[in-house]
Context: one part of a larger RNA
RNA sequence: CCAGCUGGUGGAUAGCUCGGCUCGAGAGCUGAAGAAGGACGUGCCAAGCUGCGAAAAGCCUGAGGGAGCCGCACGGAGGCAAAGAACUCAGGAUGUCCGAAUGAGAAUCUCCUCAGCAAUUGCUUCGCGCAAUGAGGAACCCCGAGAACUGAAACAUCUCAGUAUCGGGAGGAAAAGAAAACGCAACGUGAUGUCGUCAGUAACCGCGAGUGAACGCGAUACAGCCCAAACCGAAGGUCUCACGACCAAUGUGGUGUUUGGACUGACUCUCAUCAGCAGACCAUCUUCAUGAAGUCCCUUGGAACAGGGCGUGAUACAGGGUGACAACCCCGUAAUGAAGGUCAGUACGCUGUGCGUCAGUUCCGGAGUAGCGGGGGUUGGAUAUCCCUCGCGAACGUCGCAGGCAUCGACUGCGAAGGCUAAACACUCCUCGAGACCGAUAGUGCACAAGUAGUGUGAACGAACGCUGCAAAGUACCCUCAGAAGGGAGGUGAAAUAGAGCUUGAACUCAGUUGGCG
Repeated sequence: CCAGCUGGUGGAUAGCUCGGCUCGAGAGCUGAAGAAGGACGUGCCAAGCUGCGAAAAGCCUGAGGGAGCCGCACGGAGGCAAAGAACUCAGGAUGUCCGAAUGAGAAUCUCCUCAGCAAUUGCUUCGCGCAAUGAGGAACCCCGAGAACUGAAACAUCUCAGUAUCGGGAGGAAAAGAAAACGCAACGUGAUGUCGUCAGUAACCGCGAGUGAACGCGAUACAGCCCAAACCGAAGGUCUCACGACCAAUGUGGUGUUUGGACUGACUCUCAUCAGCAGACCAUCUUCAUGAAGUCCCUUGGAACAGGGCGUGAUACAGGGUGACAACCCCGUAAUGAAGGUCAGUACGCUGUGCGUCAGUUCCGGAGUAGCGGGGGUUGGAUAUCCCUCGCGAACGUCGCAGGCAUCGACUGCGAAGGCUAAACACUCCUCGAGACCGAUAGUGCACAAGUAGUGUGAACGAACGCUGCAAAGUACCCUCAGAAGGGAGGUGAAAUAGAGCUUGAACUCAGUUGGCG
RNA backbone atom coordinates (compact mmCIF):
# COMPACT_ATOMS: atom_id res chain seq x y z
C1' C A 1 0.00 0.00 0.00
C1' C A 2 -3.92 -3.68 -1.22
C1' A A 3 -7.62 -7.18 0.30
C1' G A 4 -10.42 -9.67 3.92
C1' C A 5 -12.43 -10.44 8.88
C1' U A 6 -14.40 -8.54 13.76
C1' G A 7 -16.54 -4.32 15.77
C1' G A 8 -17.75 1.17 16.00
C1' U A 9 -19.88 5.41 13.51
C1' G A 10 -23.75 6.56 10.18
C1' G A 11 -28.96 6.03 8.88
C1' A A 12 -29.41 4.61 3.09
C1' U A 13 -32.47 0.51 1.60
C1' A A 14 -36.64 -3.02 2.34
C1' G A 15 -41.19 -3.65 4.84
C1' C A 16 -45.04 -0.90 7.53
C1' U A 17 -48.59 3.57 8.39
C1' C A 18 -52.80 6.88 13.77
C1' G A 19 -50.84 11.38 8.03
C1' G A 20 -51.51 13.66 3.50
C1' C A 21 -53.33 14.30 -1.92
C1' U A 22 -57.23 13.85 -5.55
C1' C A 23 -62.11 12.62 -6.95
C1' G A 24 -67.34 11.42 -5.91
C1' A A 25 -71.60 11.74 -2.85
C1' G A 26 -73.83 14.10 1.32
C1' A A 27 -74.42 18.43 4.04
C1' G A 28 -74.14 23.72 4.41
C1' C A 29 -74.50 29.21 7.88
C1' U A 30 -73.20 31.48 13.08
C1' G A 31 -73.95 36.25 16.10
C1' A A 32 -76.52 41.59 21.28
C1' A A 33 -80.26 35.07 24.37
C1' G A 34 -73.03 38.26 23.19
C1' A A 35 -70.47 34.70 17.95
C1' A A 36 -65.83 33.37 15.51
C1' G A 37 -61.23 33.95 17.86
C1' G A 38 -58.25 34.59 22.13
C1' A A 39 -56.40 35.56 27.47
C1' C A 40 -56.41 33.59 32.32
C1' G A 41 -57.71 29.72 35.19
C1' U A 42 -59.33 24.56 36.20
C1' G A 43 -56.51 17.84 38.04
C1' C A 44 -54.31 14.64 44.70
C1' C A 45 -49.29 14.88 42.38
C1' A A 46 -49.94 18.62 36.39
C1' A A 47 -45.03 21.48 32.29
C1' G A 48 -47.65 20.57 27.28
C1' C A 49 -52.09 19.04 24.40
C1' U A 50 -57.32 17.97 24.97
C1' G A 51 -61.81 18.97 27.82
C1' C A 52 -64.16 22.41 30.89
C1' G A 53 -65.33 27.63 33.32
C1' A A 54 -64.99 30.07 40.22
C1' A A 55 -70.99 24.70 39.80
C1' A A 56 -64.24 24.77 36.00
C1' A A 57 -60.96 16.66 32.49
C1' G A 58 -66.96 18.68 35.02
C1' C A 59 -73.35 19.37 37.21
C1' C A 60 -78.83 17.71 36.10
C1' U A 61 -82.72 14.97 33.11
C1' G A 62 -84.22 11.36 29.33
C1' A A 63 -82.85 7.38 25.91
C1' G A 64 -79.14 3.85 24.68
C1' G A 65 -75.13 1.07 26.98
C1' G A 66 -72.98 -2.41 30.15
C1' A A 67 -68.97 -4.25 33.96
C1' G A 68 -65.87 -1.86 34.33
C1' C A 69 -64.07 3.30 35.16
C1' C A 70 -61.12 8.03 37.04
C1' G A 71 -58.60 11.94 28.75
C1' C A 72 -53.51 11.84 25.73
C1' A A 73 -50.48 9.26 29.84
C1' C A 74 -49.62 1.99 30.69
C1' G A 75 -47.12 5.62 37.54
C1' G A 76 -47.98 6.33 42.94
C1' A A 77 -51.83 7.42 46.36
C1' G A 78 -56.97 7.52 46.82
C1' G A 79 -61.74 6.88 44.96
C1' C A 80 -66.47 5.76 41.68
C1' A A 81 -69.70 1.62 39.94
C1' A A 82 -75.73 -3.78 39.71
C1' A A 83 -79.37 1.98 44.29
C1' G A 84 -76.40 0.58 36.96
C1' A A 85 -70.72 3.93 36.76
C1' A A 86 -67.63 4.80 32.38
C1' C A 87 -69.08 5.74 27.29
C1' U A 88 -72.75 7.63 23.16
C1' C A 89 -76.92 10.76 21.64
C1' A A 90 -80.66 14.57 22.81
C1' G A 91 -82.27 18.45 26.11
C1' G A 92 -81.11 21.68 30.26
C1' A A 93 -77.85 24.39 34.07
C1' U A 94 -73.17 26.91 34.94
C1' G A 95 -70.34 29.56 31.54
C1' U A 96 -64.27 34.40 34.58
C1' C A 97 -61.92 38.48 31.25
C1' C A 98 -61.03 40.44 26.25
C1' G A 99 -63.33 40.34 21.62
C1' A A 100 -69.02 43.41 16.86
C1' A A 101 -67.90 44.66 22.55
C1' U A 102 -72.27 48.17 23.23
C1' G A 103 -72.16 52.77 30.63
C1' A A 104 -66.82 55.53 30.51
C1' G A 105 -61.81 54.53 29.84
C1' A A 106 -57.85 50.87 29.18
C1' A A 107 -51.72 46.41 25.81
C1' U A 108 -57.33 40.92 28.34
C1' C A 109 -57.47 45.70 33.59
C1' U A 110 -59.95 49.71 36.08
C1' C A 111 -63.65 53.55 37.26
C1' C A 112 -68.60 55.87 37.89
C1' U A 113 -73.57 55.56 39.05
C1' C A 114 -76.39 51.17 41.72
C1' A A 115 -77.23 50.88 36.95
C1' G A 116 -75.93 51.92 31.44
C1' C A 117 -79.38 48.81 23.81
C1' A A 118 -72.90 52.83 22.87
C1' A A 119 -74.26 54.31 17.82
C1' U A 120 -77.87 54.18 13.66
C1' U A 121 -82.91 52.94 12.35
C1' G A 122 -88.41 51.40 12.74
C1' C A 123 -92.75 51.41 15.85
C1' U A 124 -94.06 54.04 20.10
C1' U A 125 -98.40 54.46 25.35
C1' C A 126 -92.49 58.99 24.39
C1' G A 127 -90.55 54.84 29.44
C1' C A 128 -84.75 52.54 25.10
C1' G A 129 -91.12 50.39 26.29
C1' C A 130 -90.97 46.67 21.91
C1' A A 131 -87.74 45.51 17.98
C1' A A 132 -83.87 45.64 13.98
C1' U A 133 -78.65 46.45 12.42
C1' G A 134 -73.39 45.91 13.71
C1' A A 135 -69.30 41.08 13.65
C1' G A 136 -67.51 36.27 11.84
C1' G A 137 -67.34 32.33 7.88
C1' A A 138 -62.57 27.92 3.40
C1' A A 139 -64.14 28.91 -1.33
C1' C A 140 -68.34 30.02 -4.24
C1' C A 141 -72.18 34.63 -5.62
C1' C A 142 -73.94 39.89 -6.64
C1' C A 143 -72.80 45.19 -6.78
C1' G A 144 -69.27 49.39 -6.70
C1' A A 145 -63.95 51.29 -7.35
C1' G A 146 -60.07 49.55 -10.30
C1' A A 147 -53.95 48.94 -11.71
C1' A A 148 -49.18 47.69 -13.59
C1' C A 149 -45.47 44.35 -15.20
C1' U A 150 -46.38 41.96 -19.85
C1' G A 151 -47.66 41.36 -25.49
C1' A A 152 -47.50 44.49 -29.64
C1' A A 153 -40.27 41.84 -30.83
C1' A A 154 -39.71 49.92 -29.30
C1' C A 155 -44.40 52.68 -27.91
C1' A A 156 -49.02 56.19 -27.21
C1' U A 157 -54.93 53.65 -29.31
C1' C A 158 -54.92 48.44 -28.20
C1' U A 159 -53.37 44.11 -24.92
C1' C A 160 -52.63 42.08 -20.07
C1' A A 161 -58.18 42.94 -17.97
C1' G A 162 -62.81 44.60 -15.94
C1' U A 163 -57.75 40.38 -14.21
C1' A A 164 -54.94 41.35 -9.40
C1' U A 165 -56.26 44.35 -5.41
C1' C A 166 -59.75 47.37 -2.40
C1' G A 167 -64.85 48.52 -0.60
C1' G A 168 -70.19 47.10 0.18
C1' G A 169 -73.91 43.06 0.52
C1' A A 170 -76.48 38.23 0.68
C1' G A 171 -77.14 32.90 1.04
C1' G A 172 -76.60 27.70 1.50
C1' A A 173 -76.32 28.66 -2.81
C1' A A 174 -76.28 33.57 -5.20
C1' A A 175 -77.73 35.88 -9.66
C1' A A 176 -81.35 35.67 -13.70
C1' G A 177 -86.51 34.95 -14.89
C1' A A 178 -92.44 34.81 -17.18
C1' A A 179 -91.42 38.82 -23.77
C1' A A 180 -92.54 46.47 -25.62
C1' A A 181 -88.57 38.24 -26.91
C1' C A 182 -86.63 35.53 -31.19
C1' G A 183 -86.31 36.88 -36.74
C1' C A 184 -83.28 29.13 -39.56
C1' A A 185 -89.63 35.51 -41.94
C1' A A 186 -92.58 30.82 -40.97
C1' C A 187 -99.10 27.52 -41.47
C1' G A 188 -92.46 28.87 -36.88
C1' U A 189 -90.50 28.97 -31.45
C1' G A 190 -92.55 30.43 -26.67
C1' A A 191 -89.78 32.65 -18.76
C1' U A 192 -84.69 32.06 -16.82
C1' G A 193 -80.10 29.60 -15.77
C1' U A 194 -76.32 25.91 -16.90
C1' C A 195 -73.72 22.17 -20.19
C1' G A 196 -72.40 20.54 -25.44
C1' U A 197 -72.50 22.59 -30.27
C1' C A 198 -72.99 26.81 -33.21
C1' A A 199 -67.39 28.87 -33.50
C1' G A 200 -62.36 30.74 -33.22
C1' U A 201 -67.78 31.76 -37.04
C1' A A 202 -70.47 37.05 -37.43
C1' A A 203 -68.21 41.27 -35.48
C1' C A 204 -64.24 44.57 -33.26
C1' C A 205 -59.04 46.13 -34.01
C1' G A 206 -52.24 51.65 -34.90
C1' C A 207 -57.82 46.14 -39.55
C1' G A 208 -51.21 45.51 -36.09
C1' A A 209 -50.70 42.41 -31.89
C1' G A 210 -54.77 40.41 -30.64
C1' U A 211 -60.08 40.20 -28.96
C1' G A 212 -64.63 37.62 -29.86
C1' A A 213 -70.56 36.68 -29.25
C1' A A 214 -75.73 35.51 -30.36
C1' C A 215 -79.94 32.98 -32.69
C1' G A 216 -80.76 28.03 -33.54
C1' C A 217 -80.02 22.78 -32.41
C1' G A 218 -79.06 18.75 -28.62
C1' A A 219 -79.42 18.10 -23.24
C1' U A 220 -80.65 19.29 -17.92
C1' A A 221 -84.71 20.94 -15.08
C1' C A 222 -89.46 22.73 -15.61
C1' A A 223 -94.04 26.84 -12.80
C1' G A 224 -95.96 30.33 -12.91
C1' C A 225 -97.78 34.66 -10.43
C1' C A 226 -98.77 39.48 -7.64
C1' C A 227 -99.39 44.95 -7.71
C1' A A 228 -100.50 50.37 -9.69
C1' A A 229 -105.09 52.15 -12.31
C1' A A 230 -110.28 52.02 -13.87
C1' C A 231 -114.90 50.48 -10.27
C1' C A 232 -116.63 50.05 -4.91
C1' G A 233 -115.60 53.49 -0.55
C1' A A 234 -114.10 52.10 5.91
C1' A A 235 -116.78 46.89 4.79
C1' G A 236 -109.72 46.93 6.94
C1' G A 237 -105.26 46.35 9.99
C1' U A 238 -101.71 46.46 14.66
C1' C A 239 -101.16 46.06 20.09
C1' U A 240 -103.70 44.53 24.56
C1' C A 241 -106.42 39.49 29.40
C1' A A 242 -109.88 43.34 29.05
C1' C A 243 -111.15 48.40 28.85
C1' G A 244 -109.15 50.88 25.20
C1' A A 245 -105.34 53.07 22.13
C1' C A 246 -103.11 53.58 17.36
C1' C A 247 -102.68 53.22 11.64
C1' A A 248 -105.91 54.57 7.65
C1' A A 249 -109.98 59.54 2.65
C1' U A 250 -102.21 61.95 0.86
C1' G A 251 -107.23 55.54 0.67
C1' U A 252 -107.05 50.35 5.15
C1' G A 253 -109.84 46.75 2.49
C1' G A 254 -112.51 44.48 -1.97
C1' U A 255 -112.18 44.00 -7.37
C1' G A 256 -108.29 43.51 -11.16
C1' U A 257 -103.48 42.36 -14.10
C1' U A 258 -102.83 41.02 -21.20
C1' U A 259 -105.96 34.91 -22.27
C1' G A 260 -106.59 42.55 -21.23
C1' G A 261 -109.49 44.55 -17.25
C1' A A 262 -113.41 47.77 -15.19
C1' C A 263 -118.67 48.99 -16.20
C1' U A 264 -123.74 47.42 -18.31
C1' G A 265 -126.66 43.16 -19.88
C1' A A 266 -127.33 37.79 -20.78
C1' C A 267 -125.56 32.62 -19.77
C1' U A 268 -122.79 28.46 -17.36
C1' C A 269 -121.92 26.35 -12.32
C1' U A 270 -117.80 25.87 -8.57
C1' C A 271 -112.49 22.67 -12.29
C1' A A 272 -107.77 27.75 -12.87
C1' U A 273 -105.42 30.95 -9.47
C1' C A 274 -104.65 32.79 -4.65
C1' A A 275 -105.14 32.32 0.79
C1' G A 276 -105.64 29.03 4.95
C1' C A 277 -105.62 23.94 7.21
C1' A A 278 -103.66 19.22 7.28
C1' G A 279 -99.72 16.59 5.23
C1' A A 280 -96.92 11.94 2.71
C1' C A 281 -95.06 7.25 -0.18
C1' C A 282 -90.72 6.29 -2.81
C1' A A 283 -85.67 7.64 -3.04
C1' U A 284 -81.18 9.03 -0.72
C1' C A 285 -77.73 9.98 3.53
C1' U A 286 -76.27 8.90 8.63
C1' U A 287 -76.48 5.78 12.91
C1' C A 288 -77.79 1.03 14.50
C1' A A 289 -79.95 -4.18 14.98
C1' U A 290 -80.18 -9.42 13.17
C1' G A 291 -76.60 -11.72 10.37
C1' A A 292 -74.33 -18.67 7.64
C1' A A 293 -70.29 -22.08 8.05
C1' G A 294 -63.98 -26.06 11.68
C1' U A 295 -61.11 -23.40 15.76
C1' C A 296 -61.22 -31.63 14.12
C1' C A 297 -56.37 -34.85 13.77
C1' C A 298 -50.81 -35.15 12.68
C1' U A 299 -45.97 -32.35 11.79
C1' U A 300 -42.68 -27.90 12.24
C1' G A 301 -42.49 -23.71 15.30
C1' G A 302 -41.95 -19.07 20.71
C1' A A 303 -46.76 -18.65 18.52
C1' A A 304 -50.41 -22.07 13.21
C1' C A 305 -53.48 -18.06 10.24
C1' A A 306 -48.21 -22.76 7.45
C1' G A 307 -47.65 -28.16 5.28
C1' G A 308 -50.46 -32.95 5.19
C1' G A 309 -55.52 -35.38 6.17
C1' C A 310 -60.84 -35.04 6.83
C1' G A 311 -65.18 -31.46 6.59
C1' U A 312 -68.85 -26.90 6.22
C1' G A 313 -71.28 -22.07 4.51
C1' A A 314 -72.02 -18.70 0.48
C1' U A 315 -77.85 -13.31 -2.02
C1' A A 316 -71.88 -13.36 2.76
C1' C A 317 -64.52 -15.68 -1.16
C1' A A 318 -65.13 -6.70 0.12
C1' G A 319 -61.83 -5.53 4.00
C1' G A 320 -59.46 -5.49 8.76
C1' G A 321 -57.76 -7.88 13.33
C1' U A 322 -55.87 -12.09 15.85
C1' G A 323 -48.18 -14.43 18.41
C1' A A 324 -46.42 -16.40 10.30
C1' C A 325 -50.51 -16.50 4.70
C1' A A 326 -57.87 -17.37 8.25
C1' A A 327 -64.72 -17.47 3.68
C1' C A 328 -65.95 -20.90 8.31
C1' C A 329 -61.63 -17.52 15.59
C1' C A 330 -63.22 -11.98 16.23
C1' C A 331 -65.12 -7.37 13.95
C1' G A 332 -67.44 -7.20 9.70
C1' U A 333 -69.49 -8.39 4.56
C1' A A 334 -74.48 -10.02 1.31
C1' A A 335 -79.45 -9.68 2.61
C1' U A 336 -83.43 -7.95 5.71
C1' G A 337 -85.14 -4.39 9.14
C1' A A 338 -85.42 0.07 12.59
C1' A A 339 -84.73 5.27 13.96
C1' G A 340 -83.36 10.09 12.52
C1' G A 341 -81.98 13.91 8.58
C1' U A 342 -82.89 15.65 3.41
C1' C A 343 -86.42 15.52 -0.47
C1' A A 344 -90.56 19.00 1.98
C1' G A 345 -94.20 22.11 4.80
C1' U A 346 -93.28 19.73 -1.66
C1' A A 347 -97.09 16.26 -4.04
C1' C A 348 -101.99 14.50 -3.12
C1' G A 349 -106.22 16.15 -0.12
C1' C A 350 -109.85 19.62 2.50
C1' U A 351 -112.09 24.74 3.26
C1' G A 352 -112.90 29.62 1.25
C1' U A 353 -112.51 32.48 -3.38
C1' G A 354 -114.28 31.80 -8.29
C1' C A 355 -112.38 29.53 -13.75
C1' G A 356 -115.21 30.29 -18.22
C1' U A 357 -118.84 32.01 -22.78
C1' C A 358 -121.49 36.00 -25.64
C1' A A 359 -122.84 41.17 -26.65
C1' G A 360 -122.32 46.55 -25.88
C1' U A 361 -117.68 50.02 -26.50
C1' U A 362 -118.45 54.74 -21.58
C1' C A 363 -113.67 54.22 -18.53
C1' C A 364 -108.37 52.32 -17.10
C1' G A 365 -103.70 50.31 -18.49
C1' G A 366 -96.65 52.52 -14.80
C1' A A 367 -93.30 60.22 -17.80
C1' G A 368 -88.64 63.79 -17.16
C1' U A 369 -90.26 57.90 -19.45
C1' A A 370 -89.80 56.54 -25.12
C1' G A 371 -86.98 59.34 -28.33
C1' C A 372 -83.18 63.14 -29.97
C1' G A 373 -78.49 66.08 -29.56
C1' G A 374 -73.29 67.20 -27.09
C1' G A 375 -69.43 64.60 -24.14
C1' G A 376 -67.65 60.02 -22.06
C1' G A 377 -67.19 54.80 -20.32
C1' U A 378 -68.03 49.78 -21.78
C1' U A 379 -69.03 45.91 -25.32
C1' G A 380 -68.02 41.36 -30.57
C1' G A 381 -71.99 45.03 -31.10
C1' A A 382 -69.99 47.29 -36.37
C1' U A 383 -74.16 54.04 -38.21
C1' A A 384 -76.91 48.57 -35.66
C1' U A 385 -74.44 46.71 -27.34
C1' C A 386 -75.39 48.46 -22.55
C1' C A 387 -74.58 52.48 -19.21
C1' C A 388 -73.26 57.54 -17.22
C1' U A 389 -73.53 62.89 -17.61
C1' C A 390 -75.47 67.78 -19.62
C1' G A 391 -79.54 69.69 -22.46
C1' C A 392 -84.17 69.00 -25.26
C1' G A 393 -88.39 66.08 -24.94
C1' A A 394 -93.51 62.59 -26.88
C1' A A 395 -98.02 59.55 -27.88
C1' C A 396 -102.24 57.58 -24.88
C1' G A 397 -104.76 51.63 -27.68
C1' U A 398 -107.72 54.93 -34.29
C1' C A 399 -101.72 54.35 -29.53
C1' G A 400 -96.67 52.62 -28.75
C1' C A 401 -91.98 49.58 -29.25
C1' A A 402 -89.03 46.01 -32.00
C1' G A 403 -87.73 43.17 -36.53
C1' G A 404 -78.53 45.28 -36.13
C1' C A 405 -78.07 52.37 -40.98
C1' A A 406 -81.83 56.39 -41.42
C1' U A 407 -86.95 57.89 -42.99
C1' C A 408 -92.07 56.73 -44.83
C1' G A 409 -95.97 53.11 -45.69
C1' A A 410 -97.24 48.09 -45.12
C1' C A 411 -96.45 43.19 -42.82
C1' U A 412 -94.98 40.26 -38.58
C1' G A 413 -93.97 39.99 -33.33
C1' C A 414 -94.78 42.29 -28.76
C1' G A 415 -96.94 45.95 -24.71
C1' A A 416 -91.56 49.36 -21.66
C1' A A 417 -91.10 53.04 -18.01
C1' G A 418 -93.85 48.38 -10.74
C1' G A 419 -92.72 43.68 -8.10
C1' C A 420 -92.07 38.20 -6.63
C1' U A 421 -90.62 33.29 -8.13
C1' A A 422 -88.88 26.55 -6.72
C1' A A 423 -85.83 23.03 -9.70
C1' A A 424 -81.83 22.01 -13.07
C1' C A 425 -75.62 24.67 -12.48
C1' A A 426 -70.89 27.38 -8.48
C1' C A 427 -67.87 26.18 -4.01
C1' U A 428 -65.87 22.83 -0.14
C1' C A 429 -64.51 25.02 6.40
C1' C A 430 -67.37 20.05 7.38
C1' U A 431 -69.07 14.33 7.09
C1' C A 432 -68.73 9.69 4.52
C1' G A 433 -66.76 6.69 0.60
C1' A A 434 -63.19 5.53 -3.20
C1' G A 435 -58.15 5.61 -5.66
C1' A A 436 -53.56 1.71 -12.31
C1' C A 437 -52.20 8.79 -5.86
C1' C A 438 -47.57 9.41 -1.92
C1' G A 439 -45.26 6.23 1.62
C1' A A 440 -41.38 9.73 6.24
C1' U A 441 -35.55 14.36 1.86
C1' A A 442 -42.17 11.48 -0.62
C1' G A 443 -47.22 13.07 0.52
C1' U A 444 -49.97 19.19 3.31
C1' G A 445 -45.25 23.66 5.80
C1' C A 446 -47.00 20.01 9.86
C1' A A 447 -47.98 11.28 10.31
C1' C A 448 -44.11 13.59 16.17
C1' A A 449 -44.83 19.66 21.50
C1' A A 450 -46.63 22.51 14.03
C1' G A 451 -47.97 27.46 12.22
C1' U A 452 -44.67 24.53 17.31
C1' A A 453 -39.10 25.59 18.27
C1' G A 454 -36.59 29.48 16.15
C1' U A 455 -35.75 34.41 13.11
C1' G A 456 -37.31 39.56 12.30
C1' U A 457 -38.78 46.47 15.29
C1' G A 458 -42.67 44.90 12.05
C1' A A 459 -45.52 43.17 7.88
C1' A A 460 -43.88 38.39 7.79
C1' C A 461 -40.64 33.99 7.44
C1' G A 462 -40.58 29.17 9.41
C1' A A 463 -38.02 23.86 10.39
C1' A A 464 -36.27 19.02 12.15
C1' C A 465 -38.10 14.82 14.74
C1' G A 466 -42.29 7.87 12.77
C1' C A 467 -41.13 1.81 13.95
C1' U A 468 -38.45 -2.65 21.24
C1' G A 469 -41.22 -7.08 21.82
C1' C A 470 -46.44 -11.99 20.98
C1' A A 471 -46.53 -10.07 25.82
C1' A A 472 -42.86 -5.08 29.62
C1' A A 473 -41.90 -10.40 30.68
C1' G A 474 -38.48 -2.81 30.25
C1' U A 475 -32.91 -6.80 33.21
C1' A A 476 -34.37 -9.00 40.42
C1' C A 477 -29.91 -10.17 43.18
C1' C A 478 -24.41 -9.90 43.31
C1' C A 479 -19.51 -7.73 41.95
C1' U A 480 -16.61 -3.45 40.20
C1' C A 481 -16.62 1.84 40.44
C1' A A 482 -16.51 8.27 43.71
C1' G A 483 -21.12 6.56 41.28
C1' A A 484 -28.57 7.21 40.21
C1' A A 485 -22.67 6.88 34.95
C1' G A 486 -20.42 2.77 32.65
C1' G A 487 -19.05 -2.33 32.93
C1' G A 488 -19.02 -7.70 34.53
C1' A A 489 -21.73 -11.80 35.97
C1' G A 490 -26.78 -13.22 36.14
C1' G A 491 -32.13 -13.22 34.78
C1' U A 492 -36.46 -12.52 30.87
C1' G A 493 -37.32 -13.69 25.92
C1' A A 494 -37.59 -17.68 20.00
C1' A A 495 -34.13 -13.67 19.52
C1' A A 496 -30.96 -8.60 23.77
C1' U A 497 -25.75 -7.71 17.55
C1' A A 498 -34.70 -6.82 19.82
C1' G A 499 -32.08 -3.10 26.04
C1' A A 500 -35.07 2.21 25.32
C1' G A 501 -33.74 7.70 18.99
C1' C A 502 -34.38 -0.17 20.68
C1' U A 503 -37.17 -3.67 12.90
C1' U A 504 -33.77 -4.04 8.75
C1' G A 505 -28.85 -1.63 9.37
C1' A A 506 -25.98 -0.03 2.83
C1' A A 507 -22.20 3.54 1.48
C1' C A 508 -18.68 7.15 3.38
C1' U A 509 -15.43 6.70 7.48
C1' C A 510 -12.60 4.92 12.20
C1' A A 511 -10.24 1.15 15.30
C1' G A 512 -8.41 -3.72 16.04
C1' U A 513 -6.83 -8.05 13.64
C1' U A 514 -5.39 -11.61 9.60
C1' G A 515 -3.20 -12.42 4.85
C1' G A 516 -0.43 -10.59 0.50
C1' C A 517 3.33 -7.11 -1.48
C1' G A 518 7.44 -4.37 0.23

Large-subunit ribosomal RNA, domain I from Haloarcula sp. H-hyl6, 518 nucleotides, folded computationally.
Its Rfam family is "Archaeal large subunit ribosomal RNA".
The prediction has a mean pLDDT of 84.
The full RNA is in RNAcentral, with records from ENA.